[in-house]
The part of an RNA shown here (small-subunit ribosomal RNA, central domain) has 348 nucleotides and comes from an uncultured organism. Model confidence (mean pLDDT): 88 of 100. The RNAcentral record of the full RNA draws on ENA, Greengenes and SILVA.
Context: one part of a larger RNA
């Protein structure tokens, strides 16, 4: 390389948009470049295969033949593929009319709860645990009425419920705003897929420079436990966790399942649309999604099974015995943690 694989045995980039490429719907012409058959040249000899001879055989070594899959040249075929031209509309968009939703982003606005402060009852405990102590508490706590400051998260509704390309999104408003999905069939007429690079999103920790800090909370402190306890459990507590700006690029970033189109039994929820019936509150259909089961098929097995892991096309990405090691070393990137790209010796 061929060939095999990528839910769990090694493998699917975290996720979009996109250059280059690769691939690309229907009809009709042209054209013949690819493709296809013929001929002609060439494909040196030797050497490999055939057939036959010549050293006594074989090695060897003569002589023919075949081959030399390839390249040109020419003359033709026109179905397929290109590449011109014209044309369609089933692809994809774009309009028109419509519901649906934690989709983003910005501002304002609410109640519960904690936690401090003031104030007023009111008095000897409280708190925490297996039991304890450390802590708080006669300088009036713990409880409990009342006011008041702050600050982060938003209790029922809440759902194998939505929405979003992932990460992710959950109080009510308001403005701005992106996707999707159902209806019409008005328009545009292959404008599509997929995408090496490259570019942009990108949970949590963490970084910078300013804020802000009620809860809760790494380190740390103490009290407990225990042979010991650098812990588990308690009392405290700092970064941090919240805002803005600007870095970081990682995750079991999972569905451990790339995207993207077609086909291939079915039942039973549910979410949003549409249509049609009738006892207007349900039944039947159809799109589009989000879930249980299940049939052929897959598949090692578990299991998947119209949301395929089934059967086919298309383009990417990835893997090739464990450890070494996702590490050195070297480039890129970052402030910095480090991150990406990525081996070897060696051993089993």
């Nucleotide at each position: 390389c061929u060939g095999g694989g990528c839910g769990u045995a090694a493998a699917g980039c975290g996720c979009g948009c996109g250059u280059a490429g690769g691939c690309g719907g229907c009809u009709u012409g042209g054209u013949c470049a690819g493709u296809c058959a013929g001929a002609u040249g060439u494909g040196a000899a030797a050497g490999c295969c055939c057939a036959g001879g010549g050293c006594u055989c074989a090695a060897c070594c003569c002589u023919g033949g075949a081959a030399c899959u390839g390249c040109a040249u020419u003359u033709g075929a026109u179905a397929c593929u290109g590449c011109c031209a014209a044309g369609c509309u089933a692809g994809a968009a774009u309009c028109c009319g419509g519901g649906a939703g934690a989709g983003g982003a910005u501002g304002g606005c609410g109640g519960a709860a904690u936690a401090u402060c003031c104030a007023g009852u009111g008095u000897a405990g409280a708190g925490g645990u297996g039991a304890a102590a450390u802590u708080c508490g006669u300088a009036g706590a713990u409880a409990u009425u009342g006011g008041a400051u702050g600050g982060a998260a938003c209790a029922c509704c809440a759902g194998u419920g939505g929405c979003g390309a992932a990460g992710g999104c959950g109080g009510c408003u308001a403005u701005c705003u992106g996707g999707a999905c159902c209806g019409g069939a008005a328009u545009u007429g292959a404008c599509g897929c997929u995408g090496a690079g490259g570019u942009g999103c990108g949970a949590a920790a963490g970084c910078g420079u300013g804020g802000g800090g009620a809860g809760c909370a790494a380190a740390c402190a103490g009290g407990a436990u225990u042979a010991g306890a650098u812990a588990c459990c308690c009392u405290g507590g700092u970064a941090g966790u919240c805002c803005a700006c600007g870095c970081c690029g990682u995750a079991a970033a999972c569905g451990a399942u790339g995207u993207u189109c077609a086909c291939u039994a079915g039942c039973c929820g549910u979410u949003g649309g549409g249509c049609a019936g009738c006892u207007u509150g349900c039944u039947g259909u159809u799109c589009a999604g989000u879930g249980g089961c299940g049939c052929a098929g897959c598949u090692a097995a578990c299991g998947c099974a119209u949301u395929a892991a089934g059967u086919g096309a298309a383009c990417c990405g990835c893997c090739u015995g464990g450890g070494g090691a996702g590490u050195a070393c070297g480039g890129c990137c970052g402030c910095a943690a480090g991150g990406u790209u990525a081996a070897a010796a060696c051993u089993c």